Parts: sequence; structure tokens; C1' cells
RNA sequence: GCUCUCGUAGUCUAGUGGUUAGGACGUCACCCUCUCACGGUGAAGAUCGCGGGUUCAAAUCCCGCCGGGAGUG
Repeated sequence: GCUCUCGUAGUCUAGUGGUUAGGACGUCACCCUCUCACGGUGAAGAUCGCGGGUUCAAAUCCCGCCGGGAGUG
């Protein structure tokens, strides 16, 4: 350089073009307990790597760029 693949919350991850982007761990509050842990209930936290395009509608499709990984000369 070329080909392929991945990028969604602090971490891991789900998500057929159409409901308020879902779940686990973690965090916070409350309950439980003499206290901690475990357990229970609830809450906050992602404009989906960046820019552009297609579309009535894009995390999802297309193009470019950036970053990670794999293969190859």
C1' cells in the first nucleotide's frame, strides 16, 4: 500500500430502515442488617467514532476521514 473486520453509557454488549436505543456489571439513593457483604426497589448515565449523502424516516444503507484488530505484498 491492498483486502477484510470492528467502533453504541465508566466497562462488556444487544439492536430487521419506523415505540422513549435494550440488557449485564459498575455508580448513586432507599429498603433489609447491630454493621458490612448478600439480597430487594428505584434513579442517573449513550444525540450510536467524525463529516457528508440516500430516504418521509438512518445506530442500521452508501461515500470519505480517524482509530483498533486480522490477513497479504
The RNA shown here (transfer RNA) has 73 nucleotides and comes from a bacterium. The coordinates come from a structure-prediction model, not an experiment, and the mean pLDDT is 81. RNAcentral holds the sequence, with entries from ENA. Rfam family: tRNA. The family's RNA type in Rfam is transfer RNA. From the family's description: Transfer RNA (tRNA) molecules are approximately 80 nucleotides in length.